[in-house]
RNA sequence: UGAGUCAGCUAGAUAAUCGCUCAAAUAUUGAGAGGAAAGUCCGGGCUCCAUUGGACGAGACGCCAGGUAACUCCUGGGAGAUGUAAAUCUACGGAAAGUGCAGCAGAAAAUAAACCGCCUUAUAUAAGGUAAGGGUGAAAAGGUGUGGUAAGAGCGCACCGCAUAUCAGGUAACUGUAUAUGGCAUGGUAAACCCCGUCUGGAGCAAGACCAAAUAGAGGUCCUUUAGUCAGUCCUGGCUGGACCAGGGUAGGUUGCUUGAGUUUUGUGGUGACGCAAAAUCUAGAUGAAUGAUUAUCCUCGACAGAACCCGGCUUAUAGGCUGACUCACUUC
Numbered sequence: 001u002g003a004g005u006c007a008g009c010u011a012g013a014u015a016a017u018c019g020c021u022c023a024a025a026u027a028u029u030g031a032g033a034g035g036a037a038a039g040u041c042c043g044g045g046c047u048c049c050a051u052u053g054g055a056c057g058a059g060a061c062g063c064c065a066g067g068u069a070a071c072u073c074c075u076g077g078g079a080g081a082u083g084u085a086a087a088u089c090u091a092c093g094g095a096a097a098g099u100g101c102a103g104c105a106g107a108a109a110a111u112a113a114a115c116c117g118c119c120u121u122a123u124a125u126a127a128g129g130u131a132a133g134g135g136u137g138a139a140a141a142g143g144u145g146u147g148g149u150a151a152g153a154g155c156g157c158a159c160c161g162c163a164u165a166u167c168a169g170g171u172a173a174c175u176g177u178a179u180a181u182g183g184c185a186u187g188g189u190a191a192a193c194c195c196c197g198u199c200u201g202g203a204g205c206a207a208g209a210c211c212a213a214a215u216a217g218a219g220g221u222c223c224u225u226u227a228g229u230c231a232g233u234c235c236u237g238g239c240u241g242g243a244c245c246a247g248g249g250u251a252g253g254u255u256g257c258u259u260g261a262g263u264u265u266u267g268u269g270g271u272g273a274c275g276c277a278a279a280a281u282c283u284a285g286a287u288g289a290a291u292g293a294u295u296a297u298c299c300u301c302g303a304c305a306g307a308a309c310c311c312g313g314c315u316u317a318u319a320g321g322c323u324g325a326c327u328c329a330c331u332u333c
Stems, first nucleotide, its partner, number of pairs: 001329010012298007020032005034304001038315002041313005046204004053235004058200005063077005078092001079090004093195002098193002100189002115134002117130005142160006161184001162182005167176003208255004219245005227240004262281008299302001
């Protein structure tokens, strides 16, 4: 200097005039959309059913250890894969419990093999042996070397690989220039069914509570304590009336509604996620839906895009500008 990897900040700014919403005040002061507010995917707080405990079903997750209110999230480690590397990704328990699947090609695709080839015998076409060489295929009875054989083959041997056991390191997942035994492992696929382990009641602020007003203090069918009902079913448990059909009235106001598992700074513990302590601080609560318009100046010329009970994550969209650390290549000193 160039190319790349990871992490973070910002999200037009300033001034004036007019305007909108909320709070407190008493006629002024203060505050007023996001890093994702988005998707509604996951987990909770909160409200109601409902005050429990089991079994089944259904669903979810799946290496190990931690963090957290909790999680399928985050952090660190292990294994595998990609990349020269910095780094990134993983739906990462089990195929020796069972079932299923892999078209075509190929001799044969798991109760798995003889097409070409090689060797032997008799004969000129048959028989026997073989799986080292070739072919097909995504995948074909571990690999390299060597001995042996009619030709070959873990058939024997050495090393590697595989399985089992012991030892050593590590909390563990796992690791090993470790030791010993064994010719040996009987392919792949579970994001196929399945098996194993762990977890889970349901509905949701349009939940729920209160006030005012109005109407049909009218109707039909069934069950009625040996019954019915309680947000998957059954049992236990609770409650005492309940289910269905058709019709009439109201749809207005208040609350829930914003002080939180809150934010910031400093110190401290930890590799880290994060924890502990102290201090400071209050930062939208609308309801046909509030933050807009005009003028002037600056420059990096402005992307994606607007809360509706709240919070922790994940995923997706994103113009321009800025910062830090690391990797590789080239050049110079």